[in-house]
RNA sequence: GCCCCUGUGGCUCAGCAGCUAAAGCGACUGCCUCGUAAGCAGUAGAUCGGGAGUGCAAAUCUCCCCAGGGGCU
Numbered sequence: 001g002c003c004c005c006u007g008u009g010g011c012u013c014a015g016c017a018g019c020u021a022a023a024g025c026g027a028c029u030g031c032c033u034c035g036u037a038a039g040c041a042g043u044a045g046a047u048c049g050g051g052a053g054u055g056c057a058a059a060u061c062u063c064c065c066c067a068g069g070g071g072c073u
Stems, first nucleotide, its partner, number of pairs: 001072007010025003027043005049065005
C1' cells in the first nucleotide's frame, strides 16, 4: 500500500432479502424468606462507531472517515 471481516442497551450477541431493534446475563422494584441466595412477577436501559447520500422510509444499500482483527506484498 491492497483485500476481507467486525463495530447494535453495562456485558455477550440476534436482526444486515429496507418499513420504528429480539434474547441471555447483569441492574432496579415487588412477592416469597427470620435473613441471604435461589425461585416468581414486573420495570428501566441501545434510534444501531462518526458523517454524508439514495429513497416515502435505512441498523440493513452507496461513499468517506475512525477503531479493532485477519490475510497478501

The RNA shown here (transfer RNA) has 73 nucleotides and comes from a Candidatus Nanoarchaeia archaeon. Its mean pLDDT, the model's own confidence on a scale to 100, is 81. It matches the Rfam family "tRNA". The source organism's lineage runs through Archaea, Nanobdellati, Nanobdellota and Candidatus Nanoarchaeia. RNAcentral holds the sequence, with entries from ENA.